About this RNA:
RNAcentral holds the sequence, with entries from ENA. This is a predicted structure of a 72-nucleotide RNA (transfer RNA) from a Minisyncoccota bacterium.
RNA sequence: GCCCGAGUAGCUCAGGGGUAGAGCAUUCCCGUGGUAAGGGAAAGGCCGGGGGUUCAAUUCCCCCCUCGGGCU
Numbered sequence: 001g002c003c004c005g006a007g008u009a010g011c012u013c014a015g016g017g018g019u020a021g022a023g024c025a026u027u028c029c030c031g032u033g034g035u036a037a038g039g040g041a042a043a044g045g046c047c048g049g050g051g052g053u054u055c056a057a058u059u060c061c062c063c064c065c066u067c068g069g070g071c072u
Stems, first nucleotide, its partner, number of pairs: 001071007010024004018055001026042005048064005
C1' cells in the first nucleotide's frame, strides 16, 4: 500500500430503511429469622466521526478514525 471483518447500554452481543433489544452488572420491591439463589420493576445508548441518497438512515453509498485478521 491492497483486501476482509468489527465499532450499538458500564461489559458481552443482537438488530441491516419506519425514532433500538437481550444477558450480565446497577437501583428498588417481593421473598427469608438473615443472606445467596429465584421472581417483579426501574434507570441506562439519539448506534465511532463527517457528508450523500431517501418523505424517513443504526441500517444503503462515499470519505475519514480506531481495533482485529490476511496478502505483498
It matches the Rfam family "tRNA". Rfam describes the family as follows. Transfer RNA (tRNA) molecules are approximately 80 nucleotides in length. By type it is a transfer RNA.